This is a predicted structure of a 349-nucleotide part of an RNA (small-subunit ribosomal RNA, central domain) from an uncultured bacterium. The RNAcentral record of the full RNA draws on ENA and SILVA.
[in-house]
Context: one part of a larger RNA
RNA sequence: CUGGGUGUAAAGGGAGCGCAGGCGGUCUGGCAAGUCUGAUGUGAAAAUCCGGGGCUCAACUCCGGAACUGCAUUGGAAACUGUCAGACUAGAGUGUCGGAGAGGUAAGUGGAAUUCCUAGUGUAGCGGUGAAAUGCGUAGAUAUUAGGAGGAACACCAGUGGCGAAGGCGGCUUACUGGACGAUAACUGACGCUGAGGCUCGAAAGUGUGGGUAGCAAACAGGAUUAGAUACCCUGGUAGUCCACACCGUAAACGAUGAUUACUAGGUGUUGGAGGAUUGACCCCUUCAGUGCCGCAGUUAACACAAUAAGUAAUCCACCUGGGGAGUACGACCGCAAGGUUGAAACUC
Numbered sequence: 001c002u003g004g005g006u007g008u009a010a011a012g013g014g015a016g017c018g019c020a021g022g023c024g025g026u027c028u029g030g031c032a033a034g035u036c037u038g039a040u041g042u043g044a045a046a047a048u049c050c051g052g053g054g055c056u057c058a059a060c061u062c063c064g065g066a067a068c069u070g071c072a073u074u075g076g077a078a079a080c081u082g083u084c085a086g087a088c089u090a091g092a093g094u095g096u097c098g099g100a101g102a103g104g105u106a107a108g109u110g111g112a113a114u115u116c117c118u119a120g121u122g123u124a125g126c127g128g129u130g131a132a133a134u135g136c137g138u139a140g141a142u143a144u145u146a147g148g149a150g151g152a153a154c155a156c157c158a159g160u161g162g163c164g165a166a167g168g169c170g171g172c173u174u175a176c177u178g179g180a181c182g183a184u185a186a187c188u189g190a191c192g193c194u195g196a197g198g199c200u201c202g203a204a205a206g207u208g209u210g211g212g213u214a215g216c217a218a219a220c221a222g223g224a225u226u227a228g229a230u231a232c233c234c235u236g237g238u239a240g241u242c243c244a245c246a247c248c249g250u251a252a253a254c255g256a257u258g259a260u261u262a263c264u265a266g267g268u269g270u271u272g273g274a275g276g277a278u279u280g281a282c283c284c285c286u287u288c289a290g291u292g293c294c295g296c297a298g299u300u301a302a303c304a305c306a307a308u309a310a311g312u313a314a315u316c317c318a319c320c321u322g323g324g325g326a327g328u329a330c331g332a333c334c335g336c337a338a339g340g341u342u343g344a345a346a347c348u349c
Stems, first nucleotide, its partner, number of pairs: 003321004007303002012317001014201004021194003025088007033081002035077008048066007091191001092188003095184004103177007110154001115149007125136002162169002206247006215241002220236004258316006266294011298305002322349003331342004
């Protein structure tokens, strides 16, 4: 390489958009590049294979045949692929009507709680732990009442509920704005799927500049524990956590399960629609799109998966090929840095 694979054994890119490329619905006609077929030429000899012959045999060698699966030219076929032309509506998209949603961005705003400040009441403790101590407190703390300041997060509702491509999104209001879904079948007429490179988004931590800082809290300090205790526990506490702009580009970025399409028993919840039946929002029946559980066939090494497939098929991309060395070294690219991406070998078992 081929082959076989990728939920858990090695292996699905963190996610999307998309150029090239690959693949692509139904019908009719033309062409004949692919495809199929006939003929001609060529495909050196040797080697190979088959049948014979010669060295006493064999190796070796000689003769004949086959083969050389290829290429070129030319005559034909037209099912499939391709291509050109025409047509279609089942894929895809648009329109109209409708409801759902923590989808996004910005501005404004609300209450509870913590902390701090001021004032009142009040007096000796508070706090903390397994037990203590450090700490706070007669310069009046803790507790309690009233007023004020400021930052951050939004209890209940809340739900294997919803939305988003993923990361993720939760008080309320307003403005702007993306997507999905249902019904309809008016319009376009294959406009589709995937997608190497590329571009964009991308939790937390971290970085730069400028703000902000209530609580929490790496580092750090002290008190304990202990043989020790650079920890677990306690008292403090700075970066950070928050905001704006710019970077970083990684995660058990997980469903450890790439995207799309079609098909393949059922049962039972739930979310958003639609239709029928009905006096009726209920109940019941049907149906579409999500989201859960159970389960047959089938699959699987087993666990399990089972219409949200890990079943049966198709297309495209990514990735794996014994463990360690190692996601390291070197080089290259990116980054302010931290580091990231790509990514070996010797050696060893």